[in-house]
RNA sequence: GGACCCGUGGUGUAGCCCGGUUAACACAUUUGCUUGUCACGCAAAAGAUCGCCGGUUCAAAUCCGGUCGGGUCCGCCA
Numbered sequence: 001g002g003a004c005c006c007g008u009g010g011u012g013u014a015g016c017c018c019g020g021u022u023a024a025c026a027c028a029u030u031u032g033c034u035u036g037u038c039a040c041g042c043a044a045a046a047g048a049u050c051g052c053c054g055g056u057u058c059a060a061a062u063c064c065g066g067u068c069g070g071g072u073c074c075g076c077c078a
Stems, first nucleotide, its partner, number of pairs: 001074007010027004020058001029045005051067005
């Protein structure tokens, strides 16, 4: 230098290919119920505008370009 993969709540993932209503699930957190108390269980709540910038579109986590970070492989120099 080239190719490919990954980046989405606090954590781990799905959704992306094939654009479409409020971005879903598990764990964790908070509150309530339950209990003599804790845990378990049950119910509810808060929390991500999807790494960043731009473009296309009526509409972008999803498509396109650029860029940053991480990873894998290959090449160049000698």